Bacterial RNase P class A from a Porticoccaceae bacterium, 379 nucleotides, folded computationally.
Its Rfam family is "Bacterial RNase P class A". The family's RNA type in Rfam is ribozyme.
Of the family's consensus pairs, 95% are formed in the model.
RNA sequence: GGAGUCGGCUGAGCAGUCGCUGUUCCGCUUCGGCGCUUAUUCUUAAUUGAAUAAAUGGCCGUCGGGAUGGAGGAAAGUCCGGGCUCCAUAGGGCAGAGUGCCAGGUAACGCCUGGGGGGCGUAAGCCUACGGAAAGUGCCGCAGAAAAUAUACCGCCUAAGCAGUUCGCUGCCGGUAAGGGUGAAAUGGUGCGGUAAGAGCGCACCGCGCGGCUGGUAACAGGCGUGGCAGGGUAAACCCCACUCGGAGCAAGACCAAAUAGGGAUCCAUAGGCGUGGCCCGCGCUGGAUCCGGGUAGGUUGCUUGAGGUGUACGGUGACGUGCAUCCCAGAGGAAUGACUGUUCUCGACAGAACCCGGCUUAUAGGCCGGCUCCCACU
Numbered sequence: 001g002g003a004g005u006c007g008g009c010u011g012a013g014c015a016g017u018c019g020c021u022g023u024u025c026c027g028c029u030u031c032g033g034c035g036c037u038u039a040u041u042c043u044u045a046a047u048u049g050a051a052u053a054a055a056u057g058g059c060c061g062u063c064g065g066g067a068u069g070g071a072g073g074a075a076a077g078u079c080c081g082g083g084c085u086c087c088a089u090a091g092g093g094c095a096g097a098g099u100g101c102c103a104g105g106u107a108a109c110g111c112c113u114g115g116g117g118g119g120c121g122u123a124a125g126c127c128u129a130c131g132g133a134a135a136g137u138g139c140c141g142c143a144g145a146a147a148a149u150a151u152a153c154c155g156c157c158u159a160a161g162c163a164g165u166u167c168g169c170u171g172c173c174g175g176u177a178a179g180g181g182u183g184a185a186a187u188g189g190u191g192c193g194g195u196a197a198g199a200g201c202g203c204a205c206c207g208c209g210c211g212g213c214u215g216g217u218a219a220c221a222g223g224c225g226u227g228g229c230a231g232g233g234u235a236a237a238c239c240c241c242a243c244u245c246g247g248a249g250c251a252a253g254a255c256c257a258a259a260u261a262g263g264g265a266u267c268c269a270u271a272g273g274c275g276u277g278g279c280c281c282g283c284g285c286u287g288g289a290u291c292c293g294g295g296u297a298g299g300u301u302g303c304u305u306g307a308g309g310u311g312u313a314c315g316g317u318g319a320c321g322u323g324c325a326u327c328c329c330a331g332a333g334g335a336a337u338g339a340c341u342g343u344u345c346u347c348g349a350c351a352g353a354a355c356c357c358g359g360c361u362u363a364u365a366g367g368c369c370g371g372c373u374c375c376c377a378c379u
Stems, first nucleotide, its partner, number of pairs: 001375010012344007020070008031061004035056001037054006072350001076361002079359005084249004096245005101115005116130001117128004131240002136238002138234003153180002155176003161172004188206006207229001208227004213222003253301004263292006272286005308327008345348001
């Protein structure tokens, strides 16, 4: 210098004017509500209750002014996990869903960290649902003899047995799966021996199974011994095994509470009306006053101080944890966070909170910083 790989940060800047919205302070100019005081009138057993007026400026809202805060790294998808709230719940099982190498972190997780196995890459590094195929069932297109109780297309062999023979062999009965061919995959691989030709038939190494040993918390790794070696693949196919999981969601939920129409209690009136009936009695419905309760409209709350941010010290390989100091950083309710002007630059991507957090995934113009690897050149 080039190529690559991993991680972190940022997400146009400045000034002015006019708005929107949360909080807070001041004012008392405007209006509304509540409270307190006084007077008058009506009412009552009673300053018992009500109405009107004035005064007080106490509280709340409104209004005017000042100060100050006001979207994101993903606010998104709503895919996981939790907090919170209500409902349900003795315990256990079935069904269903999810997870699936080991250890740790965490409130928890399907997330993260570290490690192991496998695959890719020269490397840094990246990917990995990575339990069980000897419990059972299913499936394996095309090609191919055969895709799983095995089997033989081209081949190879003719030792043994039978038949023929021109004595060279030929046929039958057979043996075999080394070689060729098919396929993603063909019943362990390579080599030597062996054989008629072959074959774990025998041996060595590799692989595999089983049993010890050593190291490691473990996954696992490495020796050793032993068995000629078993029934190919597929479980993000059914299934089996182990573990986890109650449901609904802030339109959750809580509180205050008109008008109207129901409901309940007490008191008054028991007179009248209506229904039943031929009529009477009786029974049912219907009245007034006061109080109570549920609930609708509406209002308040839940609402943002939290598994919180920043700095620092310590522990840990790390995720993370602990201590100390410091900070308060949107909270609306048809939904604010904007518009305009000037100016600078590299001319600006994806995109807008709605109960709150931890993750994952997806979208994203450009800019900045750092670790590491490989190649080339020079010293």